[in-house]
Context: one part of a larger RNA
């Protein structure tokens, strides 16, 4: 000098655009962050509208439209948030899979037949303070189960073929389905399979801290074989054999830290970092574990085990903000329990539409970039006052006052958007924006002035008070303390303080 996710002192008009818990991966009140399909599937309820029945309350059947529960589908594994852990195939980076999966989509081939038995919801009766739970009885399906069929596909044998467990052929066993809508035509769905595509596991090369005041380390350890598990290779697992494997090119132990695009410095080489945003990856109260399901060992799911809050009738039971808001605490420090689904984008649904603290917006805060203003133009009796003074006079100083003008901003009034790509739909907003009216009107501090380092006089103070980044100033005429006058430097900011280059 330049940088900042900074914070402190003083100061403070405006606007775009961005950033905001770096500490306690600490606790957390409230309230919302994942729901959705009635065109899957049965009853319940409620308006309505019709027929009937009935003197009348009103009852019963039909048909429309609607609520809320449950069955069953799809999604809840995305999106968001944080970085504790991790020196590691985590990550980047270039390759491998001849060792492997892929719902939804796209694109091709077949094919959707025949049929059982249940259950939830509802009743009803019990149990429990609650959270809930038992029994009986009813019924529906694109829910669960069997039978044909078998293009296909998986598996075995056979025969060709290949480097192959590859590819073709034949035989054999084994395996599929679901319907709803609609008048119909057909749409959307099911089921086997090929194949794309886009998203995944796995496997290697190389690269990227520190400490030898860590020299040895290893028993599923290193290698075979059988078995078993996985989509899928492997000591992944287990039985059994063999004694192996890694290290001074740094192993294993300690310590630190998510990783990278990148961002700051620098002339580069390099050094330091790794917040916002994009990428990977790892976590969800702290350990472990399945399970459902293409896909999780699953942030707002289950289940054990702890801590630690909260209810309770003491038998027992609820919870998990490293989602958006907010509260407490810690701390120099870091926001509002806002608006909307308008637009992007996501989820379900034929669709209309719901639901989306995802995102769009707005609010806070000079925290950071950036732009603007706080007036122009004339004005010498160099005004009053302020400071110096050698008392003559210098200087703040065209500076102010006046005169003229202007209206960026400001204040009020009329207008009034884009963002909406078929029509409808704008949170942001009565906003940006224009137009027009007043009025110089509503806006300047800060820090330094002995050298370095740009700028000096006065007085006060007397080795005191006190300053300082380094030299050092102060002990009676201090350009170094303090305050005034004046200057110098920046300016809505200045100036310390910390951290990097």
């Nucleotide at each position: 000098g330049g940088a900042c996710a900074a914070a402190c002192g003083c100061u403070g008009g405006c606007g775009g655009c961005g950033u905001g818990c770096a500490u306690a991966a600490a606790a957390c009140a409230u309230g919302c962050a994942a729901g959705u399909c009635g065109a899957a599937c049965g009853g319940a309820c409620u308006u309505c509208a019709g027929u009937c029945c009935g003197c009348a309350a009103g009852g019963a059947c039909u048909g429309a439209a609607g609520u809320g529960a449950g069955u069953g589908g799809c999604g809840a594994a995305c999106g968001g948030c944080u970085g504790a852990g991790u020196a590691a195939c985590a990550c980047g980076u270039a390759g491998g899979u001849g060792a492997c999966c892929u719902g939804c989509c796209c694109c091709g081939a077949a094919g959707u037949u025949u049929g059982g038995g249940a259950u939830a919801a509802c009743a009803a009766c019990u149990c429990g303070a609650a959270a809930g739970a038992g029994u009986u009885g009813c019924u529906a399906a694109u829910a669960c189960c069997g039978g044909a069929u078998g293009u296909g596909a998986c598996c075995a044998c056979c025969g060709a073929u290949u480097c192959a467990u590859u590819u073709c052929g034949g035989u054999g066993c084994u395996u599929a389905a679901a319907g709803u809508c609609g008048u119909a035509a057909g749409a959307c769905g099911c089921u086997u399979u090929g194949g794309g595509a886009g998203g995944g596991g796995c496997c290697u090369g190389c690269g990227g801290c520190g400490g030898a005041u860590u020299a040895g380390c290893u028993a599923g350890u290193u290698g075979g074989u059988g078995u078993g598990g996985u989509a899928a290779c492997g000591g992944c697992a287990u039985a059994c054999c063999a004694a192996g494997g890694c290290u001074u090119c740094g192993a294993u132990c300690c310590g630190u830290a998510g990783c990278u695009g990148g961002u700051c410095u620098g002339a580069g080489a390099g050094g330091a970092u790794g917040g916002c945003c994009a990428g990977c990856c790892a976590g969800a109260c702290u350990g472990g574990g399945a399970c459902u399901g293409a896909g999780a060992c699953a942030c707002g799911g289950c289940c054990c085990a702890g801590a630690c809050u909260c209810c309770u009738a003491c038998g027992g039971g609820a919870g998990g903000c490293a989602g958006c808001a907010g509260u407490u605490a810690g701390g120099a420090a870091u926001u509002u329990u806002g608006c909307g689904c308008a637009a992007u984008g996501g989820a379900g649904g034929a669709a209309a539409c719901u639901c989306u603290g995802a995102c769009g917006c707005a609010g806070c805060c000079a925290c950071g970039c950036c732009g603007c203003g706080u007036g122009a133009g004339g004005g010498a009796u160099g005004a009053a006052g302020g400071c110096c003074u050698u008392c003559g006079g210098g200087u703040c100083g065209u500076a102010a006052a006046c005169c003229u003008c202007u209206u960026u901003u400001c204040u009020c009034a009329g207008g009034g958007a884009a963002g909406a790509c078929a029509c409808c739909c704008g949170a942001c907003g009565g906003u940006a924006c224009c137009u027009g009216a007043g009025g110089a009107a509503u806006a300047a501090g800060c820090a330094a002035c002995g050298g370095c380092u740009a700028a000096c006089u006065a007085c006060g103070u007397g080795c005191c008070a006190g300053c300082a980044g380094c030299c050092g100033c102060g002990g009676u005429a201090a350009u170094a303390c303090g305050u005034a006058g004046g200057u110098u430097g920046c300016g809505a900011g200045c100036g310390u303080u910390g951290u990097c280059c």